A computed fold for a 1495-nucleotide RNA from an uncultured bacterium, annotated as small-subunit ribosomal RNA.
Its Rfam family is "Bacterial small subunit ribosomal RNA".
[in-house]
RNA sequence: AGAGUUUGAUCCUGGCUCAGAUUGAACGCUGGCGGCAGGCCUAACACAUGCAAGUCGAACGGCAGCGGGGGGUAGCUUGCUACCUCGCCGGCGAGUGGCGGACGGGUGAGUAAUGCCUGGGGAGCUGCCCAAUCGAGGGGGAUACCAGUUGGAAACGACUGCUAAUACCGCAUACGCCCUGAGGGGGAAAGGUGGGGAUCUUCGGACCUACCGCGAUUGGAUGCACCCAGGUGGGAUUAGCUAGUUGGUGAGGUAACGGCUCACCAAGGCGACGAUCUCUAGCUGGUCUGAGAGGAUGACCAGCCACACUGGAACUGAGACACGGUCCAGACUCCUACGGGAGGCAGCAGUGGGGAAUAUUGCACAAUGGGGGAAACCCUGAUGCAGCCAUGCCGCGUGUGUGAAGAAGGCCUUCGGGUUGUAAAGCACUUUCAGCGAGGAGGAAAGGGGUGAUGCUAAUACCAUCAUCCUGUGACGUUACUCGCAGAAGAAGCACCGGCUAACUCCGUGCCAGCAGCCGCGGUAAUACGGAGGGUGCAAGCGUUAAUCGGAAUAACUGGGCGUAAAGCGCACGCAGGCGGUCGGAUAAGUCAGAUGUGAAAGCCCCGGGCUCAACCUGGGAACUGCAUUUGAAACUGUCCGACUAGAGUCUUGUAGAGGGGGGUAGAAUUCCAGGUGUAGCGGUGAAAUGCGUAGAGAUCUGGAGGAAUACCGGUGGCGAAGGCGGCCCCCUGGACAGAGACUGACGCUCAGGUGCGAAAGCGUGGGGAGCAAACAGGAUUAGAUACCCUGGUAGUCCACGCUGUAAACGAUGUCAACUUGGAGUCUGUGCCAUUGAGCGUGGGCUUCGAAGCUAACGCGAUAAGUUGACCGCCUGGGGAGUACGGCCGCAAGGUUAAAACUCAAAUGAAUUGACGGGGGCCCGCACAAGCGGUGGAGCAUGUGGUUUAAUUCGAUGCUACGCGAAGAACCUUACCAAGGUUAGAAUGUUUUUGGACCGCUGCUGAAAGGUGGCUUUCUCUUCGGAGACCGAUUGCAAGGUGCUGCAUGGCUGUCGUCAGCUCGUGUCGUGAGAUAUUGGGUUAAGUCCCGCAACGAGCGCAACCCCUAUCAUUAGUUGCCAUCAGGUUAUGCUGGGGACUCUAGUGGAACUGCCUGCGCAAGCAGAGAGGAAGGAGGGGACGACGUCAAGUCAUCAUGGCCUUUAUACCUUGGGCUACACACGUACUACAAUGGCAGGUACAAUGGGUCGCAACACAGUGAUGUGAAGCUAAUCUCAAAAAGCCUGUCUCAGUUCGGAUUGAAGUCUGCAACUCGACUCCAUGAAGUCGGAAUCGCUAGUAAUCGCAGAUCAGAAUGUUGCGGUGAAUACGUUCCCGGACCUUGUACACACCGCCCGUCAAACAAUGGAAGUUGGGUGUGCCUUAAGACAAUAACCGCAAGGAGUUGUCCAAGGUAAAACCGAUAACUGGUGUUAAGUCGUAACAAGGUAACC
Repeated sequence: AGAGUUUGAUCCUGGCUCAGAUUGAACGCUGGCGGCAGGCCUAACACAUGCAAGUCGAACGGCAGCGGGGGGUAGCUUGCUACCUCGCCGGCGAGUGGCGGACGGGUGAGUAAUGCCUGGGGAGCUGCCCAAUCGAGGGGGAUACCAGUUGGAAACGACUGCUAAUACCGCAUACGCCCUGAGGGGGAAAGGUGGGGAUCUUCGGACCUACCGCGAUUGGAUGCACCCAGGUGGGAUUAGCUAGUUGGUGAGGUAACGGCUCACCAAGGCGACGAUCUCUAGCUGGUCUGAGAGGAUGACCAGCCACACUGGAACUGAGACACGGUCCAGACUCCUACGGGAGGCAGCAGUGGGGAAUAUUGCACAAUGGGGGAAACCCUGAUGCAGCCAUGCCGCGUGUGUGAAGAAGGCCUUCGGGUUGUAAAGCACUUUCAGCGAGGAGGAAAGGGGUGAUGCUAAUACCAUCAUCCUGUGACGUUACUCGCAGAAGAAGCACCGGCUAACUCCGUGCCAGCAGCCGCGGUAAUACGGAGGGUGCAAGCGUUAAUCGGAAUAACUGGGCGUAAAGCGCACGCAGGCGGUCGGAUAAGUCAGAUGUGAAAGCCCCGGGCUCAACCUGGGAACUGCAUUUGAAACUGUCCGACUAGAGUCUUGUAGAGGGGGGUAGAAUUCCAGGUGUAGCGGUGAAAUGCGUAGAGAUCUGGAGGAAUACCGGUGGCGAAGGCGGCCCCCUGGACAGAGACUGACGCUCAGGUGCGAAAGCGUGGGGAGCAAACAGGAUUAGAUACCCUGGUAGUCCACGCUGUAAACGAUGUCAACUUGGAGUCUGUGCCAUUGAGCGUGGGCUUCGAAGCUAACGCGAUAAGUUGACCGCCUGGGGAGUACGGCCGCAAGGUUAAAACUCAAAUGAAUUGACGGGGGCCCGCACAAGCGGUGGAGCAUGUGGUUUAAUUCGAUGCUACGCGAAGAACCUUACCAAGGUUAGAAUGUUUUUGGACCGCUGCUGAAAGGUGGCUUUCUCUUCGGAGACCGAUUGCAAGGUGCUGCAUGGCUGUCGUCAGCUCGUGUCGUGAGAUAUUGGGUUAAGUCCCGCAACGAGCGCAACCCCUAUCAUUAGUUGCCAUCAGGUUAUGCUGGGGACUCUAGUGGAACUGCCUGCGCAAGCAGAGAGGAAGGAGGGGACGACGUCAAGUCAUCAUGGCCUUUAUACCUUGGGCUACACACGUACUACAAUGGCAGGUACAAUGGGUCGCAACACAGUGAUGUGAAGCUAAUCUCAAAAAGCCUGUCUCAGUUCGGAUUGAAGUCUGCAACUCGACUCCAUGAAGUCGGAAUCGCUAGUAAUCGCAGAUCAGAAUGUUGCGGUGAAUACGUUCCCGGACCUUGUACACACCGCCCGUCAAACAAUGGAAGUUGGGUGUGCCUUAAGACAAUAACCGCAAGGAGUUGUCCAAGGUAAAACCGAUAACUGGUGUUAAGUCGUAACAAGGUAACC
C1' cells in the first nucleotide's frame, strides 16, 4: 500500500466482499511447564448455610461464667478434696455510657441533567486532627442492670421496688460568642488513670504533678453542601411549552443563597442557536482502532454520581433521609399453639434459575490499610495469599550432531523413475523443563524486657523520646533460588492448498452428496465436494462465530459530488441568517505572543532501575493539543466615528418588441338554417362497411345565423422571471437598452421558514358551444381487437369568478460578481466623415464553429461544464417506494413531507466491436421479372416418417436428412431376431511343454456348426546330439466388442460460398476497449485496378500458373488414315506403298483492350469497329481464405475414458432388414396425332473385356441355348445407336393411347429364386384425358428431347457416374420475394431477434400496511380514600411546671375511580410488495419494436 466482483471487451460511477489490528468473549479439535494479569456482559431473578462491625473495665453500677487469692466449715490430716463466703486480683456475659456502624466492600436499575467533565463563585457547615486564647465552681432528681409479681407459643412486653456514671437537668461564672430597638438580653463544662516530697486528713483522701478526657472562642486542614458558564446521545412523522409558572414585596424555613414554602401584587418566563414530548444511556481519566482528523467504547484500575426487595417517610448524628438501623404500605418467602411474628447476598464464598458463557461454602490477619482502645490487644471475606479456567499477554521446552544402501512402507508414474527424505534406523552427545532427594534467602518494621541518656517535673518517681543489648512475630510454604541423581527419556497440534492468498496430485462421487467470505464449484476425466499422499501457514495452540475500528475519499473539517451515472427547488420576491467596495481615526470581541494557575494518580511516550530475559513492577521527565486569569501587539475580521465613488440606485432624452390587462373591430374558412338550379349518388378506406341521399343528398348560386382561431408576413426573429405570448385599432401598464450629464453615497449579494406567479388536464357556480374531441355507439381489421383505421358523438376545449399547484415545468445546467486567445451570422441602439461605403468605431441581446483549460467519455468552451469568490437547494447501491403510517393543504381527484421490514450483487453512464431492424444508401446472384420444361393429381420404382413385429440392425432430420452411408440385403453381406453350440476364445505374433510330417480318403450323429471314429502316407538339412518348415494340443503375454460417449478427440466431409473477404508488422490517434490502413471519389466478376488520404508495407484469399476443349505450326506415323501411284475384290485401306489429310500425342504459336474511334486525370468503359479460329475471364474443370453451425461421422479408419469377458465376444441354421391403414420426398412411365404402330433407311462419342468380351453359324416366337474364330485390345469384341429421314396405317376414342395388375408357360444366374431376383412369350388391359394451394430447374451447344457406355455385380437399375445426337425461347429492368457484400444509423441484443422482455391470472414461501375487536404498558389530568411521618391548632385527661397524651386540620406513598391521548402485542377478514429452471393468456417496451417513445 491494495485486491475480487456489473461488460463480448473498455473507461467511469457505484455498491457488496476480502487481506490488518483488537476482545471480560463463546464454540470445535488439540493440549508439556512457568511468570504476570483477568474471570455472571444474561435475571437490579430468588436465595439454604457460614462469615463480612465492632471496641473501650484507664466512663459506670457491678459479678452470670472462667481462673487466682483471702476467710470459714467438714472430711481427714498437716496439705489435699468438697462446700459456704469475700469483686481482693486476672479478667468479664448481660446492662448504662462513649466512639465507630455515613468508612471500607458491592452493583449500574434509575438518571440526557437535581448527574458528569473543565473553569469559576459566595451566602455556608465541618466529629476525629493541628495551632492559639480562656475555662473546668457548686448542686439536683432520675433510670437500665438487679429483685419481686405478671402477659405471650414465640417475638416481645407490663407493673412495683432499689442503684451508679464522662448518662440527664438546673444554678453560678464568661469572652474577641450569639441576638439587639444599641439601652440591653442570652448561653458552657466531667471526670478518669499513673506517680508523689512537704502540708492537712473523717485515713477514703485532699493537695501537687504527668497523661488522657471535658467546655467556650478564633484560625487552619480535611470533608461536605450550594450557585454560575461552556461542554456532554437519537428522533421535528415531537412545534409550541409553562400557573409556583417568571418577577417583586413581606413572612416562614434551612447549615446556607433561593418560589425552597406561604400571602399579596404584576404578567411574565422558555423555544427553530430546537423549548416541550419521546426513545436510548450512569459520566470521566481512559481503552480499541486510525498516518492523522476522526470513529467505536466506558470490563479490570482510579475519580465522581446513583441505588441497596419495591414505594414513601423521618429519627439519631459532625456527617444519613442510612446495604448488614427505625417506621409505614406493597409483593414474595419462612415460623406459628392461627392470636401473631420474622426476613432482605447489587458484601465474601456458595445454591437454584436464566444463558453460548464466567471460579473455592479455602488460608491468614504475617504485611498494607481501617475501627475502638492510654496501651497490650481485639475486630476486619478491606487486604495479603492459595485453589479452579490456555480467557489473554510474555517466556521456555518437546532434543543436538552425524548418518545415502537415498532402506522398508506409503503416494504418484510417461514404468525409466520421482517423492516422503537426513527424514527414520544406526552411531556419538546434551539434560533446560517435568520427576526424586538435599540445602535455602527476602517479604520483619513492630511489640516485650534490661541498661543508659534526654525531656517533663518540686522530684532521681511516673510518663514520653532516643541509643544499645537480649528476646521475639510468616498465611503464602514441600516459597523463590542453588546443588545432586537418572535417562532421549514424560511433552504437537490445528487450519488451509480454484482466484483474491503462501501451498497439487491420485482415487471416490456424478447438479447427487456436498462446499462457499466474494466471484463461484459439482450434470463421468472436479488442483473448488469426500478420502489419501504431498505441500503451505501458525504453533501450546489453531480454526470458526460474534463484535469494534480500519481499508471506506462509501457522509469527504482534513477529504466527495449534482448536463447525460444518485443529485439544481417550476419561477420569482423576500424577513431572520451567512457574506460584503475605497481611505482615515478609535477600540481590542475574534486573532497572535508572553506569563501565572489549573489540567488527580494510573495509563500512552522518552530516559533509567528491579525480577536470568520478556510480559510485569518501579524512579524521573515529557505530554495532557484544554480552561481560566493577566500583560502586550494592532496587520486582517468585528464594533463605533468621519470621509469617498468604481458596486447599487435616482433624474433627463430617445429606441425596439406576439411583455401584461381591458374594450372595440375585420376578412378568409368550417358548420348550420332558408331559398334557387339540378340528379343519383355522396362520403370514406390499404380494401370496405357503418353513415348521408329520390321525403332530393353531394355539386353549385344567393341570403342569413353563430362560435372559435387569426393563413401569407414568419425567420436557430422578438418580448417576458418562469409558465408563456401572434389579425387590426384604442385606453391603462411593467421591464430592457442606448446617449449625455447631474444627484444619493455601500443604500449591496444570497436566502431556511414565508409570500406571490405557475402549461395541460381536472373540480365548483353561471354562461357559451362552430370546429375538434376523452367516455360511449356503430363499422372494419384480427385467432381475439374493450386498440391502431372509418362514421358518429358527450364531457371538455371558449368566457366570467373561485379552486387545484403538478409536467421530460428541460439548457435534464440555482442566483450574483470578477477574470481568461479567436472566427462567422443575425436582431436592436448610437458616434465619426470634403471619400456615404459590402466604410471605420462603440454598446446590449440571440445563434453557430472552435484555442487554452475542463470532462469517464460524449461534449462544454466569454451565454463555460474554464479559473476563482459569496450564499442557497439537493445526492450517498438497485428494488421495495416517491409507497405505508402520521401531520399539513384540498370540495374531490389528489398534492406535500416521508420511512421500515424484506430482497439482490449488482443497478447505472459514456464510448467500442459485432449481430440484428417490418432503418437508410449503394451493389450482386436463375433472387425476382421475361421465357422453356417440370413437381404437387395417376400407376409404378425408391428413400423416409409412422405403425406393426421375435427382429423389422444402425446412422443421416430445415436450407446443408429423405434414388443419403448402400458403386447394387435370396445365403454371405449383417451389425438385428429365434434356436443350437464354443469359452485365453474365430484370426495374427511370441513363449513353455508336448504329439504328429503336412496333406488326402471316409463312417456314424446332427438343420448346420460341432461332436465322435476309421484308413492311407512318413518332408528337408545334419557335425547324428539335434535343427527347420507345416499341422494339432497345452501354457503365459497381448484377446475380442458395428457396446456407450462425434458434447473428450484425430482425420475426412457438408454449409455459408468461388461470396470477396480475413489478417499481420511498424507508425499515428484514443486513458482504454479499439480506430486508422481496409473509409472516400471512380472502376471491376473480384480488397480488380486508379486517384486522393497519417499512413507505409506485407500475408492468406481474387486473378494467374495446372487439365480438357476451340485454331495453327512442327515432330512422329501403328493397331489409326488413304489425296496421289500400283495390285486385288461382288464388296471393304484388303495389299504394296505413302505422311499430304483426318486422327493419335508430344512440343510450340496464338488474345494482350495490342490497334482504331469516342468518353475519362487515370484505372477503365463503349463500338453487332478492324484483323482473327477465338475479343474483352473464349467455354468447362480442378482449386474453397479467417472462420460459423459443440453441423455430420467412435458403424470406413484411428483414438482417450467408461462398460462387457461361460458374454455386449465367437461359430452355425433359419428368419428379418423386402412387413403396410397411412403421410412425405426423389425419380420413371404416361395421359397421346410435334403421337402410336408396321416396314425401310442414315449418322456418334465415352468406355468395358481372359474366373472376361465373344463375332460368325445353327436351334428357339423370344429370353436364351449349342458350338466356336478373334482379342490381354486405336488390331478382336460388347455394338443394334436412338431421336432423325422415307412409306403406310390409325382419326380423337379411355382409343391400335397408357401400360399397372393378374393367370399360364418359360429362360438365366446361383448350394439355393418360398418368404425375396432379373428377363422372355401368350393372355389380361387398372388408374390416368395435363393435374388445387403451393413449389422446382434452367441464360447456349444451355433448357428440352434422344439414345449409348461404365462402376458395383454370380444374378439383380426407373438410381448413379460419364458420353455423344437433335437443339430452342427469353432477360424491359432491379419496385418487390429470397440470399449475400460494403457504408451509415438505432439498439435495453452479445447463447447476439429462434435475442431481450412486460403485466394479469394460477401455486408455494417471506416480511409488511389496513382492520370489527381482544389485551398489555408507561405518562399526564380530575375526583375519592389516606398509612407512617411532618407541620399547624387545641376546652375536658396526666404533670407543680416546662410539657405530654388525646383530638382536629393540612400535606402526602400505595390504592380506587372517570374520561382522554400515546406506545406496543394479537386478530376473523383484506390490500399491495418481494422471492421462487422449465404453468396460463397475450406481446406493452428495446430496431421506425411493426400506432416513435416518454412526462